[in-house]
Molecule: transfer RNA
Organism: Jatrophihabitantaceae bacterium
This record gives sequence, C1' cells and structure tokens, in this order.
RNA sequence: GCCCUCGUAGCUCAGUCGGAUCAGAGCACGGUCCUCCGACGACCGGGGUCGCAGGUUCAAGUCCUGCCGAGGGCA
Repeated sequence: GCCCUCGUAGCUCAGUCGGAUCAGAGCACGGUCCUCCGACGACCGGGGUCGCAGGUUCAAGUCCUGCCGAGGGCA
C1' cells in the first nucleotide's frame, strides 16, 4: 500500500431479499415483595436512534461512498 470481516443498551450478542409491534435478548443496574440485614427467588422498571459524516429511497440498523477504530490476509 491492497483485500476481507467486524463496529447495535454498561457487557456479550440477535436482527441485513429495506417496510409498517426491527430497536430486541441474556447478564448487569434501579424499585417493590421476601429477610433482622444480605444472598437466592418473584414482580416491575430505566437505559441505545444502531462508530462518525454524507448519498439513494415514499421509507435504511439493513443498500452505496468517505473517514475513524478493531481483527485477519497479501505484498
């Protein structure tokens, strides 16, 4: 320098023939119940606009471009 993969909630991830209950799961966190207190357990809840910036489209997490970051391959 070139090529490939990945970048979604605090963490680990799902979701890509674009659609309307696709913004979710588990864990973590907060509250209530339980207990003398805590743990376990039960119930409830908060939290991200999908790495950043543009583009295409009636509509994009999902397609295209650039940049940034992580990993890998070739030279």